This is a predicted structure of a 108-nucleotide RNA (SAM riboswitch aptamer (S box leader)) from a marine eukaryotic metagenome. Its Rfam family is "SAM riboswitch aptamer (S box leader)". Rfam's curators write: The SAM riboswitch is found upstream of a number of genes which code for proteins involved in methionine or cysteine biosynthesis in Gram-positive bacteria.

RNA sequence: UUAUCAAGAAAGGUCGAGGGAUUAGACCCUAUGACGCCUUAGCAACCCUUAAUUCGUUAAGAAGGUGCUAAAUUCUACUGAUUCGUUUAUACCUAAUCAGAUAGAUAA
Numbered sequence: 001u002u003a004u005c006a007a008g009a010a011a012g013g014u015c016g017a018g019g020g021a022u023u024a025g026a027c028c029c030u031a032u033g034a035c036g037c038c039u040u041a042g043c044a045a046c047c048c049u050u051a052a053u054u055c056g057u058u059a060a061g062a063a064g065g066u067g068c069u070a071a072a073u074u075c076u077a078c079u080g081a082u083u084c085g086u087u088u089a090u091a092c093c094u095a096a097u098c099a100g101a102u103a104g105a106u107a108a
Base pairs, nucleotide, nucleotide: 001108002107003106004105005104010040011039012038013037014036018029019028020027023077024076025075026074041069042068043067046065047064048061049060050059051058052057073103078100079099080098081097082096083095085093
């Protein structure tokens, strides 16, 4: 820089207190042993392999390099739009939904 991030896939051993990236809030996991680490297994198909190709891609595969295997990147936060409520009001505020941005993760 580009692409993807609501799908998918867990057992054993070890450790021993916090963990879910960061700040805040919510929520959740956790002494019935979480998180982390190791082994094995699996998922996926970014790189990769094969075939086709209008050269843009498409289909199939899984030996290898990564990645992943609680919850949508757990949710919200910033901006805009729509709707409901409130209101004299199209303002302010509350809530919901959608789109986007920021931040982050992974791959090349």